This is a predicted structure of a 1521-nucleotide RNA (small-subunit ribosomal RNA) from a Bacteroidota bacterium.
RNA sequence: ACAAUGGAGAGUUUGAUCCUGGCUCAGGAUGAACGCUAGCGGCAGGCUUAACACAUGCAAGUCGAGGGGUAUUAGUAGCAAUACUAAGAGACCGGCAAACGGGUGCGGAACACGUACAGAACCUACCUUGAUCUGGGGCAUAGCCCGGAGAAAUCCGGAUUAACUCCCCAUAAUAUAGAUGAGUGGCAUCACUUGACUAUUAAAAAUUUAUUGGAUCGAGAUGGCUGUGCGUCCCAUUAGCUAGUUGGUAGGGUAACGGCCUACCAAGGCGACGAUGGGUAGCUGGUGUGAGAGCACGACCAGCCACACGGGCACUGAGACACGGGCCCGACUCCUACGGGAGGCAGCAGUGAGGAAUAUUGGUCAAUGGACGCAAGUCUGAACCAGCCAUGCCGCGUGAAGGAUGAAGGCCUUCUGGGUUGUAAACUUCUUUUACCUGGGAAGAAACCACUAUUUUCUAAUAGUGUUGACGGUACCAGAGGAAUAAGCACCGGCUAACUCCGUGCCAGCAGCCGCGGUAAUACGGAGGGUGCAAGCGUUAUCCGGAUUUACUGGGUUUAAAGGGUGUGUAGGCGGGCUUUUAAGUCAGUGGUGAAAUCUCCGGGCUCAACCUGGAAACUGCCAUUGAUACUAUUAGUCUUGAAUUUUGUUGAGGUAGGCGGAAUAAGUCAUGUAGCGGUGAAAUGCAUAGAUAUGACUUAGAACACCAAUUGCGAAGGCAGCUUGCUAAACAAAUAUUGACGCUGAGGCACGAAAGCGUGGGGAUCAAACAGGAUUAGAUACCCUGGUAGUCCACGCCCUAAACGAUGAUUACUCGACAUACGCGAUACACAGUGUGUGUCUGAGCGAAAGCAUUAAGUAAUCCACCUGGGAAGUACGACCGCAAGGUUGAAACUCAAAGGAAUUGACGGGGGUCCGCACAAGCGGUGGAGCAUGUGGUUUAAUUCGAUGAUACGCGAGGAACCUUACCUGGGCUAGAAUGCUACUUGACCGAUCCUGAAAGGGGUUUUUAUAGCAAUAUACAGGUAGUAAGGUGCUGCAUGGCCGUCGUCAGCUCGUGCCGUGAGGUGUUGGGUUAAGUCCCGCAACGAGCGCAACCCCUAUUUUCAGUUGCCAGCACGUAAUGGUGGGAACUCUGAAGAAACUGCCGCCGUAAGGCGUGAGGAAGGAGGGGAUGAUGUCAGGUCAUCAUGGCCUUUAUGCCCAGGGCUACACACGUGCUACAAUGGGGAGGACAAAGGGACGCUACCUGGCAACAGGACGCAAAUCUCAAAAACCUCCUCUCAGUUCAGAUUGUAGUCUGCAACUCGACUACAUGAAGCUGGAAUCGCUAGUAAUCGCGCAUCAGCAAUGGCGCGGUGAAUACGUUCCCGGACCUUGUACACACCGCCCGUCAAGCCAUGGAAGCUGGGUGUACCUAAAGUCGGUAACCGCAAGGAGCCGCCUAGGGUAAAACUAGUAACUGGGGCUAAGUCGUAACAAGGUAGCCGUACCGGAAGGUGCGGCUGGAAUACCUCCUUU
Repeated sequence: ACAAUGGAGAGUUUGAUCCUGGCUCAGGAUGAACGCUAGCGGCAGGCUUAACACAUGCAAGUCGAGGGGUAUUAGUAGCAAUACUAAGAGACCGGCAAACGGGUGCGGAACACGUACAGAACCUACCUUGAUCUGGGGCAUAGCCCGGAGAAAUCCGGAUUAACUCCCCAUAAUAUAGAUGAGUGGCAUCACUUGACUAUUAAAAAUUUAUUGGAUCGAGAUGGCUGUGCGUCCCAUUAGCUAGUUGGUAGGGUAACGGCCUACCAAGGCGACGAUGGGUAGCUGGUGUGAGAGCACGACCAGCCACACGGGCACUGAGACACGGGCCCGACUCCUACGGGAGGCAGCAGUGAGGAAUAUUGGUCAAUGGACGCAAGUCUGAACCAGCCAUGCCGCGUGAAGGAUGAAGGCCUUCUGGGUUGUAAACUUCUUUUACCUGGGAAGAAACCACUAUUUUCUAAUAGUGUUGACGGUACCAGAGGAAUAAGCACCGGCUAACUCCGUGCCAGCAGCCGCGGUAAUACGGAGGGUGCAAGCGUUAUCCGGAUUUACUGGGUUUAAAGGGUGUGUAGGCGGGCUUUUAAGUCAGUGGUGAAAUCUCCGGGCUCAACCUGGAAACUGCCAUUGAUACUAUUAGUCUUGAAUUUUGUUGAGGUAGGCGGAAUAAGUCAUGUAGCGGUGAAAUGCAUAGAUAUGACUUAGAACACCAAUUGCGAAGGCAGCUUGCUAAACAAAUAUUGACGCUGAGGCACGAAAGCGUGGGGAUCAAACAGGAUUAGAUACCCUGGUAGUCCACGCCCUAAACGAUGAUUACUCGACAUACGCGAUACACAGUGUGUGUCUGAGCGAAAGCAUUAAGUAAUCCACCUGGGAAGUACGACCGCAAGGUUGAAACUCAAAGGAAUUGACGGGGGUCCGCACAAGCGGUGGAGCAUGUGGUUUAAUUCGAUGAUACGCGAGGAACCUUACCUGGGCUAGAAUGCUACUUGACCGAUCCUGAAAGGGGUUUUUAUAGCAAUAUACAGGUAGUAAGGUGCUGCAUGGCCGUCGUCAGCUCGUGCCGUGAGGUGUUGGGUUAAGUCCCGCAACGAGCGCAACCCCUAUUUUCAGUUGCCAGCACGUAAUGGUGGGAACUCUGAAGAAACUGCCGCCGUAAGGCGUGAGGAAGGAGGGGAUGAUGUCAGGUCAUCAUGGCCUUUAUGCCCAGGGCUACACACGUGCUACAAUGGGGAGGACAAAGGGACGCUACCUGGCAACAGGACGCAAAUCUCAAAAACCUCCUCUCAGUUCAGAUUGUAGUCUGCAACUCGACUACAUGAAGCUGGAAUCGCUAGUAAUCGCGCAUCAGCAAUGGCGCGGUGAAUACGUUCCCGGACCUUGUACACACCGCCCGUCAAGCCAUGGAAGCUGGGUGUACCUAAAGUCGGUAACCGCAAGGAGCCGCCUAGGGUAAAACUAGUAACUGGGGCUAAGUCGUAACAAGGUAGCCGUACCGGAAGGUGCGGCUGGAAUACCUCCUUU
């Protein structure tokens, strides 16, 4: 300097992540409708549906200056009839207009429309302009008059009449037609200029004398007609269409070209660049949206087209095949005297109908415009105005300022309070837009015309005066009073701005998507508050956007949807180097066009805006022309590097046809030989004494080719494997030469195409769908076993599909490396290295959502083809093509869901793997399960058997004490501010105590006695009782609203964080790995370095010892004393008590190991590798347990679900289970004697000792608040005696009798004692529990609770005192790593199919009912055209008749399409239906694909294929060291 003004996202798949992908939302718009609401104005808009039917009125007339002429009126004359004069309606003849204006969008996919050209194939009234002319004559007819038919519409006959009506004659051309001469030009037919000849054709008048008309021929303008290029919707499940069809010749017809029509001739024409057919639709300027490209639409305004009740037809005319003209057919409506007639609102109003839905039967020609007229003027539902409607856009208002006691009320609340509504209100001051009232009051009007004046030859022009307003007394202006007249709607879980309370309780309801609601709902309904917009606000419908979600701009295809099974090749698309031609594409300049309106910019006018308007720009297009020539194309040459050919070799399971071979299998024959064989997890079916299996020999048959063999090789793919021969194809290497772009891809087409399957004929050994039998199983239409048919094999012919896979189309070029391998070339070589084509592995950049790919790309580019667009329905239905069939190819929709899906992450899980641990198994010891009893639970029972706990983690648990109480349960009797406590008010003066009646008691009713302090007293205070009020009470519900506490995984070794690093991310790393440990204990290594909670240690008890201390404990030595005793003095040694220390750390030695550490009948030591035991329980899991310990939210209850009392129940009893005790005996029972603990308890207590009793115990009584006294005897044990294997001298249940003790009270329902009784039981099925050392086992002792005790329980204490552990395969639980996953409520997961039920849409279908289209035939109106002797007419001509065509009608057979339908098929959806369990883990038989058979169903099996299969072993290869 130039150019540009323009682009936002969110929610939803998951436990979480990234991606793919759909659904949904936020924006704008509308001719809208609906709901709620509503003050005013301006500007616009207003049947989108039934082109459905229409009552009524109006919408096209005008001209007397074309014509005849009357009704009527007035005047004159007349008595009047009547005559004359003037004006003269309606109707009629004639001219022009009526083809414009106005409406609608039926039809039409077409030169209809748009755009650009063309007409050398055309027409054009009125208008402008030029030239020439306007002479003469004639016949009718309407009207009027007369008569007639008819209900009417209307028609007929007669007489008479005019014209700018009609006809004839004359004149006539640069007009028309014919033949023809010359010249010029072009674009094929041709056009233009200029001659001469023949033939034909005109006219109308009016009049105010100024003019206006009439005829012919030109020119212009305007309007039309015709042709052509390009553009213009969907379906290929519409692929072939066409006989006037395509062309020619001749004729007809038209304004004009043309198969437009006819005759004849030829056989063409269109089509994959989409013909034909079907569906839908007026087209455009433009409108909405969008950054744009696009997409959708075509109301209003404007241009074009088409239509006018449905269909056909022509007439008139300049123009129509005519919206408010005609004829005919049809449908419908109306009138009728039944004979016949009339009509067409898709003009303006209006009516009915339809519909969610769309207005007044208004005013005026004042303006603009139109028709006619000389004009005045008439007509004009065009137009201009008004009315209705928030339908839209725009503007204005509903007040402004001040005002805190932050009023009242409402709502919330942690409630004597606070917050919010809220300066909001009240109140004070101010303003008056708007509305109401009063007054004034427009612009839009310029003309025409009349008059006057000026200029002027006429025509005409100019100026002045006068006249004309529907809207409308409207807009606008002024004045008066007074805050006076004026706010709603939607929303408030996220997206999305805006939060609380109450009600409800998966109900009622909400919802655009996700989703809310099952008792604490910001999501339902109401309220308060808030947010948004505002005379509107929401909802619904539709379009664009967001959606890059059809991708031109601007997408993809390994695994998410998507590469055709493979090749060959047609059309098409694309294509190597150099030179040249042309200029089609392309680029640049210029010209024309691209209507106006719209849009944009700059201005202007309404007070602003919307709106209106001037100018500019733009309209990205089309056409023409001039130029440029790099690229593409084209023309002509040329080149060799792409491609092909040639020569010589090499290679290989390439193909095809033939021949040959051995092993194995089966069968047969013979032989040997004897009782089994075979098969399985185990068996059985089967075979076998009629001799199997086994062994040997021989024979036969068919099929397949061990080893070699390999991530080997070949082929386009499918696929190909013994050896050999013939034929044949290919690739590669090396090296010359030749052709000269001959190339790449490839829609359709053609060919090939595993297995299974089909047809015909062979063959048939093995194997083996179906089938049969045997097993397994709940069943087993399966897995396993024994058999076994199609088939497997061959030939010929079909089928044409596979996980036909590298899930990766073909071709070309380029882009780091390493290694291996097959086959070549070169080279002396077994080394090393080079080169080419293949086949593989790893890795980099890059790419990718990631996994991964990575010169064999999924990288970077190019060309061509194929394919995809949410999941399901469905690769289904219908149609078409192919097939013998099976079936294949092509291939939807309704409906339904908000997902379906890919990759990766963390967990959890696996009838996956690895490593490790644990009384987990194993090795042992002792139990349980059998008996009796105790105790708890279930069940049952009951008025009640209160409640809770229910796998492990409930069941001798809450309960560490149910006769009453406890007690929560039941029955009955009572109380209601209540059994307890506080406060207020009143009252009494006591209360307590004693006592009477009633009662089962509680309770009820009485009697008696009776205060304190201060003060003189009144009174006050304290205390107690009563009454009233106010705060009660609840073991009622919710442990899924909670706190606290507890169980469990588990005393398992784990669980996390900071920073860094890796990954798009979830996440990972650390915490994994190699070792080691009881341990995430420690060591080493390492993109990690550190840290926290856990582990360990610190704490307590215990084992050894030292010091200190020495009573209530101790007593060695000394002394005293006793029948005897630490009894006494004394002692401080010992034991012991209890306080402080020491001691143990793999510290030492040896071996192993880098270290950590491990090992040792090591040393030392009281103790040795954590010495033994305890306390201690990480992050978390189980919505685990407890609302009945306690606390607590919410709910419920209040003469009861609260409180008191008596009795009963919790103790029931056919039964089942758990936990225990005692036993079954001799390692024992009984009797007698003897010895040794620890730890505890004790005053409403422990009780020595004495007496009585067989005993429980009773009566006396010392000591002790305890190292002093006492419970207290320890028992097992030892010694002696007895019993002798039995239901016993075992065992003790049960029962009887008599007692003792506690306690108000032992009936339900206590313990103990004595005597008597003497049950089951002789070691316990399946199964199952505990324990690894002072442990198990066994023995006794103590304590808590407690009046007593159902304690065999619980918690402690000590005595005696073992066995076994090879080991980790298995069971259970756990930890770590790894793997798979369709699970994440996490395997108690997920999930498939039949059947049954309900609902929904849909396919088939005998049949039934419509619709449009085509074909053939019959018939045929009006009408044009053609023909025509009789009739009419002087004639022109007409009538009539005949023919062609044709709307319509009828008949027939088909096709297409729509609706409906008995019955029938599958599909989808639905809170808990039935049967199984197919899939996801190795899913318990790996799964899946194609095919065939079978089966209630998922499915099973056979054959071939795939890995999108886990694990293990082996082989090979690669990487690293």

Description:
Rfam family: Bacterial small subunit ribosomal RNA. The coordinates come from a structure-prediction model, not an experiment, and the mean pLDDT is 83.